This is a predicted structure of a 101-nucleotide RNA (Purine riboswitch aptamer) from Alicyclobacillus shizuokensis NBRC 103103. It was read from a public genome assembly, where an Rfam model found it. It matches the Rfam family "Purine riboswitch aptamer". The family has 133 seed sequences and 4,097 matches in Rfam 15.1. Gene Ontology term of the family: purine nucleobase biosynthetic process.
[in-house]
């Protein structure tokens, strides 16, 4: 100096069988009916709510009820659908530059 391989790097594609964050939806909400408990405050079903499939619950604290049929408030905690981004993985391409063989 030339060639080859690898790593870093850049870029594209891709991930139903990766991950994280954010946004939108919904307020994890409202209404109705059957049943149950009261040492409790649940359970089953229906409807509405979303350009929306699914879900529509758990706990803590406070209040209320005083043996009766009814719960209420506050706070914290998800899933699902769609969209965006980051990271990670895989694949292809590039070779300006650095390093290794």
């Nucleotide at each position: 100096u030339c060639g080859g391989a690898g790593u870093u790097c850049g870029u594209c594609u891709u991930g139903c069988u990766g991950u994280c964050u954010c946004g939108u939806a919904u307020a994890a909400u409202g209404c109705c009916g059957g049943g149950a408990a009261u040492g409790g405050g649940c359970u089953c079903g229906g409807c509405a709510g979303u350009c929306u499939c699914u879900a529509c619950c758990g706990g803590a604290c406070a209040a209320c009820c005083g043996g009766a049929a009814a719960u209420u408030g506050u706070c914290c905690g998800a899933c699902u659908a769609c969209g965006a981004g980051g990271c990670c993985g895989a694949u292809g391409c590039g070779u300006a530059a650095a390093c290794u063989c």